[in-house]
FMN riboswitch aptamer (RFN element) from Labedella populi, 144 nucleotides, folded computationally.

Order: sequence, then structure tokens, then C1' cells
RNA sequence: UACGUGCUCCGGGGUCGGUGAGAGUCCGAACCGGCGGUGAUAGUCCGCGACCCGCUUCGGCGGUUGAGCUGGUGGAACUCCAGCACCGACGGUUAUGGGUUGAUCGUGCAGAUCGGCUCGAGUCCGGAUGGAAGGCAGCACGAC
Repeated sequence: UACGUGCUCCGGGGUCGGUGAGAGUCCGAACCGGCGGUGAUAGUCCGCGACCCGCUUCGGCGGUUGAGCUGGUGGAACUCCAGCACCGACGGUUAUGGGUUGAUCGUGCAGAUCGGCUCGAGUCCGGAUGGAAGGCAGCACGAC
């Protein structure tokens, strides 16, 4: 020097109000954004990780994997500024919300009541005091 090997350390964020006997799940508003890359700073571009599924000689390998436009500035921005949008693994819980269906009341419609099935949390709980993309973080040895 930061090229190689080994070890260590670090390595995901976010809530208030309303109704109510009861809700961080309903309603309203708010808030959050892993890692690398990219002519210029990215939740929504390119890729990676996490989760999930399959296979496995248990080392890994394969698959799956959400969402952005318009205008402005500029040499350059899907990254900045302005505006308006959008997205959020798996399992669990659940206030009465959504869908569907049956019965009863009702002439019928609307509606109501009771029951079945089903869906329903980015912010709650759990796997996880885990793992990991990775780190111009540290140490040792080697190399130059």
C1' cells in the first nucleotide's frame, strides 16, 4: 500500500387520535425504509440479503421474491427540489371490519337478527440474545 488469508467487532426502522366494555388488527390521521452499484444523494432503477418452496454428499445449489410518475435545476439525477402516488416475507393473535353462504323476521325490495366458511397488522407478538447482504471498522500473518 490495502492485494491475499485468518480472526474479531458492527450489521432494520416505525403511533397517535376516534368509537367502544374490550382494538397498536376497525375508522381517521401519522410515521418507517437493510446492503452493494449507478456520471449526482434511490423503500419503488440494476443487483444482493432476509422470508418462503424444492433439492442436497449438509458444504451448499436451484426457484420464488413488492412498489413511480409528472414538472424543475443541471454537463450529468426513474437518486436532488416541488407535487401527487405506490409498496411492505413467514407464523400467530383479532372488535363486531371485508367477502360469501344458510336460517329466521319481512308480501317483496331494502334492512335486521343468529349461525357457517373465508380474508384481514409495514408499525403488536414469535422464530430471532438467530442468520445475513455487506462494512474506506479493528487485529494478526503473508504479499508487494

Lineage of the source: Bacteria > Actinomycetota > Actinomycetes > Micrococcales > Labedella. It matches the Rfam family "FMN riboswitch aptamer (RFN element)". The literature on the family includes a 2009 paper in Nature by Serganov et al., "Coenzyme recognition and gene regulation by a flavin mononucleotide riboswitch".